RNA sequence: GUCUUUGGGGCAGGGUGCAAAUCCCGACCGAUGGUAGAGUCCAUGAACCUCCGUUUGGAGGCCGAUCUGGUGCGAUUCCAGAACCGACGGUACAGUCCGGAUGAGAAAAGAC
Repeated sequence: GUCUUUGGGGCAGGGUGCAAAUCCCGACCGAUGGUAGAGUCCAUGAACCUCCGUUUGGAGGCCGAUCUGGUGCGAUUCCAGAACCGACGGUACAGUCCGGAUGAGAAAAGAC
C1' cells in the first nucleotide's frame, strides 16, 4: 500500500392512570485510542446543527457528567465511600422501547 473479518450495553419489582419499559419509587448500562487498569482526565467516533455538492461526499460548528479518604515512585484509572451524566424523530414526558440502522464508524485483528 491492497484486501478480508470484527467493531454498544441496559428498567427486574412496585405506585398513579383509560393509557407510561416515557411520570413517581426503585433497577440496570457504559463505544475506540492514550495514560497505573477510566462512562466523568486527554483525544477520537457516532448523533445533532449550518453551508457547499447532491449518487458517495467535503468544510465548519456543537459535543454530557466526580469528589473525599486509603495504598503506591506514580492512580480524577486500583481499593473504600458518597455523587453525577447520557443525540435526533415517534409515543403519556424515554440513557434503557420503536425508528433512521441488515446503515455509518473511531479502532482492533488477520492475509498478501